[in-house]
RNA sequence: GCCAACGUAGCGCAGUCGGUAGCGCAACUGAUUCGUAAUCAGUAGGUCACGAGUUCGAGUCUCGUCGUUGGCU
Numbered sequence: 001g002c003c004a005a006c007g008u009a010g011c012g013c014a015g016u017c018g019g020u021a022g023c024g025c026a027a028c029u030g031a032u033u034c035g036u037a038a039u040c041a042g043u044a045g046g047u048c049a050c051g052a053g054u055u056c057g058a059g060u061c062u063c064g065u066c067g068u069u070g071g072c073u
Base pairs, nucleotide, nucleotide: 001072002071003070004069005068006067007066010025011024012023013022019056027043028042029041030040031039049065050064051063052062053061
């Protein structure tokens, strides 16, 4: 230099036919316990990397930029 994949909650990831953004762990609150842990119930947490385009509507489709990883030279 060329090609490809990926970027979604604090962390790991789903969401692949375009139609209100979810799961697990972690955090917080409560119940239980003499107390802790474990267990159970609940709560909070998101500019879907950034910018533009298409569309009534974009995490999803198109283009560009940035970053990470892999391959080729």
Notes
The RNA shown here (transfer RNA) has 73 nucleotides and comes from a Lachnospiraceae bacterium. Its mean pLDDT, the model's own confidence on a scale to 100, is 83. Rfam family: tRNA. Rfam links the family to the GO term triplet codon-amino acid adaptor activity. About the family: Transfer RNA (tRNA) molecules are approximately 80 nucleotides in length.